Predicted 3D model of a 76-nucleotide RNA (c-di-GMP-I riboswitch aptamer) from a marine sediment metagenome. It matches the Rfam family "c-di-GMP-I riboswitch aptamer". Rfam's curators write: GEMM was predicted in a large-scale screen for bacterial structured RNA regulatory elements. Its mean pLDDT, the model's own confidence on a scale to 100, is 84. RNAcentral holds the sequence, with entries from MGnify.
RNA sequence: AAAGGGCAAACCCCGAGCAAUCGGGCGACGCAAAGCCACGGAUCCCUGGAGCUAUCGGGACAGCCGGGCCACCGAA
Numbered sequence: 001a002a003a004g005g006g007c008a009a010a011c012c013c014c015g016a017g018c019a020a021u022c023g024g025g026c027g028a029c030g031c032a033a034a035g036c037c038a039c040g041g042a043u044c045c046c047u048g049g050a051g052c053u054a055u056c057g058g059g060a061c062a063g064c065c066g067g068g069c070c071a072c073c074g075a076a
Stems, first nucleotide, its partner, number of pairs: 006031002012025005029063001035069003039066003043060004049056002
């Protein structure tokens, strides 16, 4: 390089949660780290969260950016 293989957005269905969102099914918009980790920033949520205008606490997101760890095939 080529080929093989990998992941799976939205919609819809079932389930969990107050919510952000998540798990499963279906399905492919895309992805060469769209593999893993909430460490920094961004964003979002909190059952009337706390506070009361400055923020604080808890949570979600790895398919927003950075960082860390690890990694498949592979001709000449």